[in-house]
Context: one part of a larger RNA
RNA sequence: ACCGACGAGUUACUGUGCAGUGCGAGCUUAAUCCGCCUAAGGCGGAGAAGGCGUAGCGAAAGCGAGUCCUAACCGGGCGAUUUAGUACUGUAUAGUAGACCCGAAGCUGAGUGAUCUACCCAUGGCCAGAGUGAAGCUUUCUGAAAGGAGAGUGGAGGCUCGAACCCGUCAGCGUUGAAAAACUGUGGGAUGAGCUGUGGGUCGGAGCGAAAGACUAAACAAACUCAGAAAUAGCUGGUUCUCCCCGAAACAAUUCUAGGGUUCGCCUCGGGUAAUUAUUUAGCGGGGGUAGAGUGCUGAAUGGGUUACAGGACCUUACUAGGUCGCUGAACCCAACCAAACUUCAAAUACCGCUAAACGUAUCCCGGGAGUAAGACGACGGGGGCUAAGCUCCGUCGCCAAGAGGGAAUCAGCCCAGACCGUCAGCUAAGGUCCCUAAAAUAGACUAAGUGGUAAAGGAUGUGAUCUCGCUUUGACAACCAGGAUGUUGGCUCAGAGGCAGCCAUCAUUUAAAGAGUGCGUAACAGCUCACUGGUCGAGCGACCUCGCGCCUAAGAUAAUCGGGGCUCAAGUCUAUUACCGAAGCUGCGGGUGUUUUUUGUCUUCGGACAAAAAAUGCGGUAGGGGAGCAUACUCUGAUGAGUGAAGGUGUACCGUGAGGAGCACUGGACGUCAGAGUAGUGAUUAUGUCGGU
Numbered sequence: 001a002c003c004g005a006c007g008a009g010u011u012a013c014u015g016u017g018c019a020g021u022g023c024g025a026g027c028u029u030a031a032u033c034c035g036c037c038u039a040a041g042g043c044g045g046a047g048a049a050g051g052c053g054u055a056g057c058g059a060a061a062g063c064g065a066g067u068c069c070u071a072a073c074c075g076g077g078c079g080a081u082u083u084a085g086u087a088c089u090g091u092a093u094a095g096u097a098g099a100c101c102c103g104a105a106g107c108u109g110a111g112u113g114a115u116c117u118a119c120c121c122a123u124g125g126c127c128a129g130a131g132u133g134a135a136g137c138u139u140u141c142u143g144a145a146a147g148g149a150g151a152g153u154g155g156a157g158g159c160u161c162g163a164a165c166c167c168g169u170c171a172g173c174g175u176u177g178a179a180a181a182a183c184u185g186u187g188g189g190a191u192g193a194g195c196u197g198u199g200g201g202u203c204g205g206a207g208c209g210a211a212a213g214a215c216u217a218a219a220c221a222a223a224c225u226c227a228g229a230a231a232u233a234g235c236u237g238g239u240u241c242u243c244c245c246c247g248a249a250a251c252a253a254u255u256c257u258a259g260g261g262u263u264c265g266c267c268u269c270g271g272g273u274a275a276u277u278a279u280u281u282a283g284c285g286g287g288g289g290u291a292g293a294g295u296g297c298u299g300a301a302u303g304g305g306u307u308a309c310a311g312g313a314c315c316u317u318a319c320u321a322g323g324u325c326g327c328u329g330a331a332c333c334c335a336a337c338c339a340a341a342c343u344u345c346a347a348a349u350a351c352c353g354c355u356a357a358a359c360g361u362a363u364c365c366c367g368g369g370a371g372u373a374a375g376a377c378g379a380c381g382g383g384g385g386c387u388a389a390g391c392u393c394c395g396u397c398g399c400c401a402a403g404a405g406g407g408a409a410u411c412a413g414c415c416c417a418g419a420c421c422g423u424c425a426g427c428u429a430a431g432g433u434c435c436c437u438a439a440a441a442u443a444g445a446c447u448a449a450g451u452g453g454u455a456a457a458g459g460a461u462g463u464g465a466u467c468u469c470g471c472u473u474u475g476a477c478a479a480c481c482a483g484g485a486u487g488u489u490g491g492c493u494c495a496g497a498g499g500c501a502g503c504c505a506u507c508a509u510u511u512a513a514a515g516a517g518u519g520c521g522u523a524a525c526a527g528c529u530c531a532c533u534g535g536u537c538g539a540g541c542g543a544c545c546u547c548g549c550g551c552c553u554a555a556g557a558u559a560a561u562c563g564g565g566g567c568u569c570a571a572g573u574c575u576a577u578u579a580c581c582g583a584a585g586c587u588g589c590g591g592g593u594g595u596u597u598u599u600u601g602u603c604u605u606c607g608g609a610c611a612a613a614a615a616a617u618g619c620g621g622u623a624g625g626g627g628a629g630c631a632u633a634c635u636c637u638g639a640u641g642a643g644u645g646a647a648g649g650u651g652u653a654c655c656g657u658g659a660g661g662a663g664c665a666c667u668g669g670a671c672g673u674c675a676g677a678g679u680a681g682u683g684a685u686u687a688u689g690u691c692g693g694u
Stems, first nucleotide, its partner, number of pairs: 001694006011097013026052003032046006056063002066078004100238002103235001107228006118202009127192001129161003132157001136153007165189003170185003204220001206216002241629006252263004265372002267369006277362001279358008292345001293343002298339002302335005310328002312325004375400001377398008405416003420591004425587003431581003434565003440578007452567001458552002462549004468543004479536005485509003490504003515530001519528002592619012630683001632680010648667005654661002
């Protein structure tokens, strides 16, 4: 890992609701006793002790269809005036119990452990060899002395080197090991606070600890064993057959509460009420202060003007005082602008009410059962943030959640559309119609960028269209040929300034035309060139604005690409038209089923139940509520099969919406099956489930 078996809402009591049965203003026995039988039990009888109900109110005494409050109600509360209960059975749910199952770490009690290890006590044992050479002693020398120096002897030391012994530094190796800590090499101590044998002592909030929370039998921030004990677990996991009907929530309030609860909201089931109750649409009537708008108010804020009220500056002045100036601020005026906490204004929606129509209980009330209280994205209106986030917090709607199908290549939340089943029939939606891939053409434009098939500010004789202005056969625009002069080197400045460093002025003449000069250039001149003019040529040329489609801007990490191939009067884009394809949508045909209504039939305790047909309308679904069934084991009653072959097994083309059920063949070799009723140890792909097998 697979296969098989086992494996989770049970039982008792007490409430509550619903269903059923008996009796009914009553209902009912409990313990116990007696009898019978197919005898750990069942049936029948006795047993009124007790319980619930028939009357309430008050704390109570108590009174009583009333009573309590009060001194007392013309008052108020709870009752009566409306009578249905009770016992049992089933079922749903709650409470108390382990209470659907498995799962802690832990807590408490009683015991067992110091044969490991920590420390201690008693009594024993062990430490090759080598080195160093303290004190002391002997002696020599020296000194006045205290003392000092040397030689010898001596043999001290938590001394040195190094075996046994003890340890375990570093590395390798081992790491499903040879080993639940070793092996190899290397290393530390090795006369000491040394190592070690034997016996003994101290223990669980306790011991022991040269102290690491270390050690206390391979486990210690509180050992191990058993018990309380099925501790508790707001947490995780798991929770077993089928079909039918309905179908949520991820919100509000509160919570030592935030991943848990309680109540409401939203779902379901049963009962009741029947009124224009709910809903939709139209009309009418309302209140509002949002969007917008506005600037009268409140505040913000730009420019200008007016004014001596305040400040400042200037003038005059011995002082008092006087005069001038918008320089600054407030105020006022004009113009333009702004506001969630501004409003002289003011919608659309929404909300409330009335009337009418549609719809037909959808509303509301009572009761049983829930789940939900982590929501997600999209559109719109906003707050926070950076008008960041697949961000976060609200409101309204949608979808997912709990929704399949078609489209978007792929893609919960986008677009279309809500799947009862079948069908080798048809029509459409979104989206598409060259091939992959079902289906297409026509007419007119645009694009040349593979734009289409990502992106901005900004930039550009890309190209198409509309419009405006100007020049032009009295010859435009471009190109080529020629001219482009004189006063004059204008004046000033300056070393120089001659069209062309700079400043001022910018006239006049000759002309077809020519600036006191457009640019290059020179030290300054010179030189080249332009404006301007003539000639050649011969028909359009120039400058803006606006719109359509394109261009540049445009760099990424494994091979690129629009889904791919590929596409250019498109298979791109725009406009118009007509076809077609395309879904589980709609339609046709057949079938199933829920609800409502009607009709018919049968039965009836007259309440109704069942069956058939028709019509209308439904049938996506998680949590969850309700209903109807299948299968397993056993029991009772009845029936029935089986050596002419039961159960079980293998195979199979049959029946049923399904869980499932037959028939037949082979195998197997002794027990089964059906109908009705009942009882449950009643259904397993999942619990790192348990046990077994492979």